[in-house]
The RNA shown here (transfer RNA) has 73 nucleotides and comes from a Candidatus Micrarchaeota archaeon. NCBI's taxonomy places the organism under Archaea, Nanobdellati, Microcaldota. The sequence was found in a public genome assembly. Its Rfam family is "tRNA". By type it is a transfer RNA. Rfam links the family to the GO term triplet codon-amino acid adaptor activity. Model confidence (mean pLDDT): 81 of 100.
């Protein structure tokens, strides 16, 4: 420089136009326990990388930036 895919809670995914953004793993807190780990409840944690557009209605769908990964040269 050329093309192709990805950005979502702390950390790994799910959701591909419609009601509260779901799930697991992590963290608190109670409940069991001499205690601790296991279990059992509960609760905090993402306006979805940024702007701008399209739409009644955007994580979704369209341009452009930035970021990061694979190929070509």
């Nucleotide at each position: 420089g050329a093309g192709c895919c990805c950005g979502u809670g702390g950390u790994c995914u799910a959701g591909u136009g419609g009601u509260u953004a779901a799930g697991a793993c992590g963290u608190c807190a109670g409940c069991c326990u001499u205690a601790c780990a296991c279990g059992c409840u509960g609760a905090a944690u993402a306006u979805c990388c940024c702007c701008a557009g399209u739409u009644c209605a955007a994580a979704u769908c369209u341009g452009g930036g930035c970021g990061g990964g694979c190929u070509c040269a």